Molecule: RNase P RNA; transfer RNA
Organism: Actinomycetota bacterium
RNA sequence: GGAGCCGGCCGGGUGGCCGCGGCACCGCGGGUACGAGGCGCGGCGUCGAGGAAAGUCCGGACUCCACAGGGCAGGACGCUGGGGAAAUCCCAGGCGGGGCAACCCGCGGAAAGUGCAACAGAGAGCAGACCGCCCGGGCACGGCUCGGGUAAGGGUGCAACGGUGAGGUAAGAGCUCACCAGCGCGCCGGGCGAUCGGCGCGGCUAGGCAAACCCCGUCCGGAGCAAGACCAAGCAGGGGGCAAGGGUGGCCCGCCCGCCUCGAAAGAGGGCCCCCGGGUAGGUCGCAGGAGGCGGACGGCAACGUCCGUCGCAGAGGGAUGGUCACCGCCGGCCGCGAGGCCGGUACAGAAUCCGGCUUACAGGCCGGCUCCGAGC
RNA sequence: UCGGGGGUGGUGUAAUUGGCAACACAGCUGGUUCUGGUCCAGUCGUUGGGGGUUCGAGUCCUCCCCCCCGAG
Numbered sequence: 001g002g003a004g005c006c007g008g009c010c011g012g013g014u015g016g017c018c019g020c021g022g023c024a025c026c027g028c029g030g031g032u033a034c035g036a037g038g039c040g041c042g043g044c045g046u047c048g049a050g051g052a053a054a055g056u057c058c059g060g061a062c063u064c065c066a067c068a069g070g071g072c073a074g075g076a077c078g079c080u081g082g083g084g085a086a087a088u089c090c091c092a093g094g095c096g097g098g099g100c101a102a103c104c105c106g107c108g109g110a111a112a113g114u115g116c117a118a119c120a121g122a123g124a125g126c127a128g129a130c131c132g133c134c135c136g137g138g139c140a141c142g143g144c145u146c147g148g149g150u151a152a153g154g155g156u157g158c159a160a161c162g163g164u165g166a167g168g169u170a171a172g173a174g175c176u177c178a179c180c181a182g183c184g185c186g187c188c189g190g191g192c193g194a195u196c197g198g199c200g201c202g203g204c205u206a207g208g209c210a211a212a213c214c215c216c217g218u219c220c221g222g223a224g225c226a227a228g229a230c231c232a233a234g235c236a237g238g239g240g241g242c243a244a245g246g247g248u249g250g251c252c253c254g255c256c257c258g259c260c261u262c263g264a265a266a267g268a269g270g271g272c273c274c275c276c277g278g279g280u281a282g283g284u285c286g287c288a289g290g291a292g293g294c295g296g297a298c299g300g301c302a303a304c305g306u307c308c309g310u311c312g313c314a315g316a317g318g319g320a321u322g323g324u325c326a327c328c329g330c331c332g333g334c335c336g337c338g339a340g341g342c343c344g345g346u347a348c349a350g351a352a353u354c355c356g357g358c359u360u361a362c363a364g365g366c367c368g369g370c371u372c373c374g375a376g377c
Numbered sequence: 378u379c380g381g382g383g384g385u386g387g388u389g390u391a392a393u394u395g396g397c398a399a400c401a402c403a404g405c406u407g408g409u410u411c412u413g414g415u416c417c418a419g420u421c422g423u424u425g426g427g428g429g430u431u432c433g434a435g436u437c438c439u440c441c442c443c444c445c446c447g448a449g
Base pairs, nucleotide, nucleotide: 001373002372003371004370005369006368007367008366009365010364012328013327014326015325016324017323018322020048021047022046023045025043026042027041028040029039050348054359055358057357058356059355060354061353062224063223064222065221074220075219076218077217078216079093080092081091082090083089094107095106096105097104098103108215109214113213114212115209116208130154131153132150133149134148135147136146137145138144139143162180163179164178165177166176167175183202184201185200186199187198188197189196190195228285229284230283231282237276238275239274240273241272242271245257246256247255248254259270260269261268262267292311293310294309295308296307297306298305299304329346330345331344332343333342334341335340378448379447380446381445382444383443384442387402388401389400390399396432404420405419406418407417408416425441426440427439428438429437
């Protein structure tokens, strides 16, 4: 200098003017016997989006409902150890795969059972003779054909039932032997463990897929802040009073008798108030002190934990967090010898019960660690 | 805040247990005709996007995007 890997962080700044929401204080207003609270208006002070507030994919807190105990079904997860409230989360390690490397990706069981593997190919799952090789028979005999043996060679395929060498054989073959690879069992050693190393024995072979059914192990009651709690107009219901109701009827309406008010009569009209329970509209709470942020010390490889100090940090309900101007920063383009000037851009997005994760989107930029290649000293 | 269904050529729809992605209409080209239509022959074009499992994915798993429906 070039190429690359991993981790962490920021994600515009300052000031003026206008405006919005929460809280505290002050003033005024209406209301009231006078005040207070609450309400409305104004002033002043202070606070006011994010790393993802998003997707709603996991897990919880919280609340209500259900519940004697256990099981089936169904679903989720899956190497080991640790962390954590829990988790499809995090850390460390193990094994396998990829990369020259930094590093990245994956993870129970296929010798419990069932099932699947198109096309090609002779044969595709206790395999299989198409060519070839070997033996035997026949014949029109350098060959053809029939029967048998053979998985060493060719060919097909994602995949063809260990590899190399020697012996052996008609030709061959774990058929036998040596070594190697893989598997199972036993013993010894390291490790908490996954697992690793070594020795011995066995039979020579056990293939792939469980994001196919399944088996094993662990976990899971349901709903969700529109959860839920409190206060509570109007209408309807129940009871009572004022002056008053009664009959019919299971009840209501209706009808009949009676009562009250207005009116000369005919006639017309028939209430008001109080209490009670559930509870709608509406209001208040839930709702911002929490698995909280920051800093430090200690323990731990780390995730994280313990202790100490410090901070007060949005809370709406048609749903605030904005607009504009100036200067600066960053990026790009053009002009200029240059100092600089002009123009354009400045992402993704945006709380709604809260928290821990995962995933996805993102202009531009910063910091730290590491690997490989090239050159020079 | 929850729940369910779906996305296949330009349009409407198929696709068995994962095994060569198809049908109709439309489009284009040619023929037939004096010309157009009809008809005949041929042709173009597809699994919403990314990643994974598998020998092999429209189908199975996962993340994202879009559409429709339902509950309070």